[in-house]
Annotation
Predicted 3D model of a 469-nucleotide part of an RNA (small-subunit ribosomal RNA, 3' major domain) from an uncultured soil bacterium.
Context: one part of a larger RNA
RNA sequence: UGACGGGGGCCCGCACAAGCGGUGGAGCAUGUGGUUUAAUUCGAUGAUACGCGAGGAACCUUACCAGGGCUCGAACGCACGUAGACAGUCGCGGAAACGUGAUCUUCUUCGGACUGCGUGCGAGGUGCUGCAUGGCUGUCGUCAGCUCGUGCCGUGAGGUGUCGGGUUAAGUCCCAUAACGAGCGCAACCCCUAUCUUUAGUUGCCAGCGGGUAAUGCCGGGGACUCUAGAGAAACUGCCCGUGUAAACGGUGAGGAAGGUGGGGACGACGUCAAGUCAUCACGGCCCUUACGUCCUGGGCUACACACGUGCUACAAUGGCGAGGAACAAAGGGAAGCUACUGCGCGAGCAGAUGCAGAUCUCUAAAACUCGUCUCAGUUCGGAUCGGAGUCUGCAACCCGACUCCGUGAAGCUGGAAUCGCUAGUAAUCGCAUAUCAGCCAUGAUGCGGUGAAUACGUUCCCGGGCCU
Numbered sequence: 001u002g003a004c005g006g007g008g009g010c011c012c013g014c015a016c017a018a019g020c021g022g023u024g025g026a027g028c029a030u031g032u033g034g035u036u037u038a039a040u041u042c043g044a045u046g047a048u049a050c051g052c053g054a055g056g057a058a059c060c061u062u063a064c065c066a067g068g069g070c071u072c073g074a075a076c077g078c079a080c081g082u083a084g085a086c087a088g089u090c091g092c093g094g095a096a097a098c099g100u101g102a103u104c105u106u107c108u109u110c111g112g113a114c115u116g117c118g119u120g121c122g123a124g125g126u127g128c129u130g131c132a133u134g135g136c137u138g139u140c141g142u143c144a145g146c147u148c149g150u151g152c153c154g155u156g157a158g159g160u161g162u163c164g165g166g167u168u169a170a171g172u173c174c175c176a177u178a179a180c181g182a183g184c185g186c187a188a189c190c191c192c193u194a195u196c197u198u199u200a201g202u203u204g205c206c207a208g209c210g211g212g213u214a215a216u217g218c219c220g221g222g223g224a225c226u227c228u229a230g231a232g233a234a235a236c237u238g239c240c241c242g243u244g245u246a247a248a249c250g251g252u253g254a255g256g257a258a259g260g261u262g263g264g265g266a267c268g269a270c271g272u273c274a275a276g277u278c279a280u281c282a283c284g285g286c287c288c289u290u291a292c293g294u295c296c297u298g299g300g301c302u303a304c305a306c307a308c309g310u311g312c313u314a315c316a317a318u319g320g321c322g323a324g325g326a327a328c329a330a331a332g333g334g335a336a337g338c339u340a341c342u343g344c345g346c347g348a349g350c351a352g353a354u355g356c357a358g359a360u361c362u363c364u365a366a367a368a369c370u371c372g373u374c375u376c377a378g379u380u381c382g383g384a385u386c387g388g389a390g391u392c393u394g395c396a397a398c399c400c401g402a403c404u405c406c407g408u409g410a411a412g413c414u415g416g417a418a419u420c421g422c423u424a425g426u427a428a429u430c431g432c433a434u435a436u437c438a439g440c441c442a443u444g445a446u447g448c449g450g451u452g453a454a455u456a457c458g459u460u461c462c463c464g465g466g467c468c469u
Base pairs, nucleotide, nucleotide: 007469008468009467010466011465012464013463015459016458019422020421021420022419023418026313027312028311029310030309031308032307033306034304035303042053043052064299065298066297067296068295069294070293076122077121078120079119080118081117082116083115084114088103089102090101091100092099093098106113107112124288125287127286128285129284133282134281135277136276137275138273140271145184146183147182148181149180150179151160152159153158164175165174166173190265191264192263193262195233196232197231198230199229200228201227205222206221209220210219211218236259239253240251241250242249243248315415319374320373321372322371323370325369332363333362334361337356338355341352342351343350344349381412386407387406388405389404390403391402392401428451429450430449431448432447433446434445
């Protein structure tokens, strides 16, 4: 000077408390450990690994294993030599890669171009080291801190400033002051959202006018409204009252769509953890070079006495089933695509057909509401598992795809110790979309809207953090 203390003081945070919903018990999905295996590729491991890298493992991917091949090599560049081929097509062997035979076979301005082969250089390596590194990232933490110049103090390390009294979400601001200033952070400037004005009016809208239909902005038309997307306005403790020297705080104050950071996002200081990544990429060093490179077929990454994490579905009546009825979104995607509509099929889907490179066409809600039924049961709850029959994608669904129909109908009656999330359009609950993608093991991830709570006395205690001592 820091760090630490079951030292002290002050303060904060879903940290506790007050509440709501979960996890831990069941079945399944998924990741991990372990075990197994020819291989079950590799990495990530308290918080900060474990639905993580992976935003798509049947082949490919793929790095792993077995077997079969190649050795200038799967790709590219240079030099020399050599040939006019190589590739394609067909036949044979083969699991394919590949091997082998036949066939067909260059251009030229004559310098060469192109391609094959040979030789020699550079190749190639998801091999090692993240404790040699860059870059990127996690975490403390969106916590309020971390420093510098000059001055002053101290022999010096260093201190002061940055402390003290208030205040704030904040080293935010005020007062005081051997300090005076400044920088990186905080805040603001950026984006979305909430209100209004204005500009514009198609593909969007339809109040008024006219036409038309069984019906529909369907048509003429209109710019009022909604909306779209550009420009602006608006919020600043600005005004009022109270407290206070001030900063600021309080107010069921006014006005206002919004009030004291309005809500959300992007944005992450100096640094810490020799944190993570040599398998995104880049790169030093080391190692392999007829193999640790590379091609192919098949297998594996999907195994299964078990253990853990994260989820989904449930155990039911605030519910299940049947629609017998009638609704309401936002945000995205679409040409090797999205598909209206019609027909067929119980259905997954198929066949035809139409519009749309899309505010035009299309993919599109479910909870909720209403009616009926079930009446507390392992059930009309629950759907695992298994049998059969199919649909679709794809060269190919055996290992190892999704979906549909019929049958089957397991565990499970709210879960021990313990433990997690959340303070408002939040939790809970309901569906929709997208990326990846032929298809999909998506119950994941990222977004979008619908319905929509309870509780916070308080800071003694648990955890983490800040300041002073």
About this RNA
Rfam family: Bacterial small subunit ribosomal RNA. Rfam links the family to the GO terms ribosome and structural constituent of ribosome.